[in-house]
Predicted 3D model of a 362-nucleotide RNA (Bacterial RNase P class A) from a Zetaproteobacteria bacterium. It matches the Rfam family "Bacterial RNase P class A". Gene Ontology terms of the family: tRNA processing, dimeric ribonuclease P complex and ribonuclease P activity. It is annotated as a ribozyme. The source organism's lineage runs through Bacteria, Pseudomonadati, Pseudomonadota and Candidatius Mariprofundia.
Parts: sequence; structure tokens; C1' cells
RNA sequence: GGAGCGAUCCGGGUGAUCGCGGCAGGCGUGUUUUCGUUUGUCGAGGAAAGUCCGGGCUGCACUGGGUAAGAAUGCCGGAUAACGUCCGGCGGGGGCGACCCCGGGAAAGUGCCACAGAGAGCAGACCGCCCUGCAUUGCAGGGUAAGGGUGAAAGGGUGCGGUAAGAGCGCACCGCUUCCUCCGGUAACGGGGGAAGGCACGGUAAACCCCAUUCGCAGCAAGACCAAAUAGGGAAGCAUUAGACGUGGCCCGCGUUGCUUCCGGGUAGGUUGCUAGAGUGUGUCAGCAAUGGCAGACGCAGAUGAAUGAUCACCAUCCGCUACGGCGGAUACAGAACCCGGCUUACAGGAUCGCUCCGCCU
Repeated sequence: GGAGCGAUCCGGGUGAUCGCGGCAGGCGUGUUUUCGUUUGUCGAGGAAAGUCCGGGCUGCACUGGGUAAGAAUGCCGGAUAACGUCCGGCGGGGGCGACCCCGGGAAAGUGCCACAGAGAGCAGACCGCCCUGCAUUGCAGGGUAAGGGUGAAAGGGUGCGGUAAGAGCGCACCGCUUCCUCCGGUAACGGGGGAAGGCACGGUAAACCCCAUUCGCAGCAAGACCAAAUAGGGAAGCAUUAGACGUGGCCCGCGUUGCUUCCGGGUAGGUUGCUAGAGUGUGUCAGCAAUGGCAGACGCAGAUGAAUGAUCACCAUCCGCUACGGCGGAUACAGAACCCGGCUUACAGGAUCGCUCCGCCU
């Protein structure tokens, strides 16, 4: 100097004028309510988005146990309120590397592996090799799967022996399977040793499936309160010992005492839930880390047809042009609606930190 990997932050600023919403105070109006004015202060995000996970909270409900189905997760250990998240490790794969990606089971069973190829999982003979017969350039029969070919993938590898030619056919070593054992580690797993076996049928499970673990339902349009209005309406069915009803299905238990369906009418206004939270920052301790403990500080939107906007000037960053005086343009993705922890997606431009590789100089 160049090319990369991982992580973090900013993403417009300042001033003036006018205009919004919350909270607190003053003054005035005002029986209260309410209204006006004024002062101060606060006022959209890293993703507020997607609604994909997990919860807090509310209701069913004073509510327990079981079971079927369904769904989710899937190596080991830890963090967390919890999770499909995060941290650390183990194994496999990719990359020169920093780093990135993947993770139960194929010997319980079923399915699939196009095309090509003889044959794609109880497989298989196209070319080839060998033997026999006929024959003269081939034909027929038998053996073979070591060589070649097809394919993403062809039923272990190398060597020796053996054979008509070959083949784990036999043997040695390696590989593989099963069993036993030692060492290290909490564990996943890693390393070593012994024995038996010529050696089980290759891949695929975000294919069906099997195994292990987990799981009440519905949701702030949940719910609570106040006010007002109508029609305390009409019809049908079941039931009265029992039955019926009770927020996923079924059963037991428990509770209530009528229940179900249809037609028709009124209201849909206000308050609350609604912002002090598993909150934020700093320091310190423990831990590899995720994170947790302790101390002290801060108070950071609560709207409700829906608030933070408009104008002007200067500056900042980037791009282009330039006669070097300056001129012109652009400034990303995008707006809370009960709240929080994650994941995923979008993002013009800029900055910082750490690490890897290549080249050059000293």
C1' cells in the first nucleotide's frame, strides 16, 4: 500500500419566527365541571417493520388429575422470567488464513435415487478376459466381475498367493463391525490396548416414520368502572329423580342450577387499563463468556380520525463541474398505540476497534 474476516457507533447540526401534544406552576373565567392565557420542562426507532418465537399482564376460574391427537425442539454443558434465543465446548464440512456453515436415529419398517447404464441395494454382463465345439475372421454354449465404459454415486484399499481366466477365494497390512478394558474430560468426546469377525444393504428423515423432551385456551378490539337508551320483547326445542352448562377434543374430579336455537330492538359515549419497567447509565466484584451480585445516579412519548410540523439563514457529509473565485445537486431505511427479551428483513453515506493474507521498503 492492497485484498479480506469479525464487531461496534453515527446517520444530520445550530439559530430565529410561527404552530402542536403530555406534565407541573401562576393568573383570569368559573357554584363545581370547564375554558382562556402565560412560564418551565419533556416529546418516535435501530430497526418503531415482519407478526416469526418466548414471556409479563388480563379473563375463562375458587380449578386438580389423566389421556388421544396435534405442534415445536433435537450433540454436551451453561446463561435467562422463558425461548426455536445467546455463550462456551465437542464432532463433521468449506476456506491459504482470520473465520463461516451444519448437528438425535438409516441394523424397526415403508418410500425415493431422474437420465445414462448390463445393473442403483437380496443388483448386474455392454465391451473385455478364459474354456469347449464348429469354423476362418466369425457363430453357439459355459465361466468371470480383477480391466474398460455409463453415472452424482457401482457392493472396501494396496500387495502376495492361487486360478483355465478371475474374485476376500486365501493371506499380510490398512480400513470397517461387534464386544471387553485403561487414561483424560462434569459431559458431548479424544487417545491407547486386547479379542472375535472376511466384512452386515450405499445415500436420503425441512421424505413418511421411530426415539427423547416440552406445550391449558383466548387475547389490550384482553379486562374493570361510570353514564345513557331500548322492548324486563317474541317463537321453538330439551329437561324437572336427573339432565344441562362451565375458553382446544375426551374421561374423572369440582362448581353452578335451568339450558340451547332463531327473529326483532337499543347502545357502541366517557374514565381506566396506558407507562417506574425482568428500566437506563456509570463504577466495582465473580465468571473464558453469555450473564449475575453490590453501590450510587437518572426519571427519558402516552396520542386516541390519532401530537413533534412549516419557513428562512448558516454549517456538516457525499457526488459532479470549475476560469480554483466558486457553482449545482443529494443527504438512507423509515413513524410508537399495553409492555419487555430475541430472531428475520431494509438501509445513501461516514467513523472506530481487533484480526488474517499478499506485495514493497528499512